[in-house]
Predicted 3D model of a 75-nucleotide RNA (transfer RNA) from a Nanobdellota archaeon. Rfam family: tRNA. Rfam links the family to the GO term triplet codon-amino acid adaptor activity. The RNAcentral record of the sequence draws on ENA. The source organism's lineage runs through Archaea, Nanobdellati and Nanobdellota.
RNA sequence: GCGGGUGUGGUGUAGCCCGGUUAACACGCCUCCCUGUCACGGAGGAGAUCGCCGGUUCAAAUCCGGUCGCCCGCG
Numbered sequence: 001g002c003g004g005g006u007g008u009g010g011u012g013u014a015g016c017c018c019g020g021u022u023a024a025c026a027c028g029c030c031u032c033c034c035u036g037u038c039a040c041g042g043a044g045g046a047g048a049u050c051g052c053c054g055g056u057u058c059a060a061a062u063c064c065g066g067u068c069g070c071c072c073g074c075g
Stems, first nucleotide, its partner, number of pairs: 001074007010027004020058001029045005051067005
C1' cells in the first nucleotide's frame, strides 16, 4: 500500500442484511422492601442520541462516501 472483520450505557452483547412508535438483554451501580446483620430474593431508578465528519431520505444505530482506532490476511 491492498483486501476483510470490528467499534452501541461502567462491562459483555443483541438490534444493522430488509430504515419507521420509547435503542433491548445480562452483569454492575443507586434507592426502597425483606432479614437481628450480610447474602439471596422482590420492587423501582439513573446511565449509550450507536467511533468521528458529511450525504441520501419525511425519517438513519441501520443505506452511501470519507476518516480514525483495534484485529486478521495479502504484498